Background
Predicted 3D model of a 71-nucleotide RNA (transfer RNA) from Candidatus Moranbacteria bacterium RIFOXYB1_FULL_43_19. The source organism's lineage runs through Bacteria, Bacteria candidate phyla and Candidatus Moraniibacteriota. RNAcentral holds the sequence, with entries from ENA.
RNA sequence: GGGGAUAUAGUAAAAUGGCAUUACGCAGCAUUCGCAUUGCUGAGUUCCGGGUUCGACUCCCGGUAUCUCCA
Numbered sequence: 001g002g003g004g005a006u007a008u009a010g011u012a013a014a015a016u017g018g019c020a021u022u023a024c025g026c027a028g029c030a031u032u033c034g035c036a037u038u039g040c041u042g043a044g045u046u047c048c049g050g051g052u053u054c055g056a057c058u059c060c061c062g063g064u065a066u067c068u069c070c071a
Stems, first nucleotide, its partner, number of pairs: 001070007010024004018054001026042005047063005
């Protein structure tokens, strides 16, 4: 220098163009003399900038970061 892959709650991951979801974690409540367990409830997320579309995590373009292959 060139090719490919990935980027989503604090962490690990799902998601046919149509309400962003699950587990653990976190907070509150119940349970307990108390802790733990368990149950219920809640907060919190699409790497950045554009484009297409009635509607974009998803499709297109550019950029950034990480991983990888070639030189």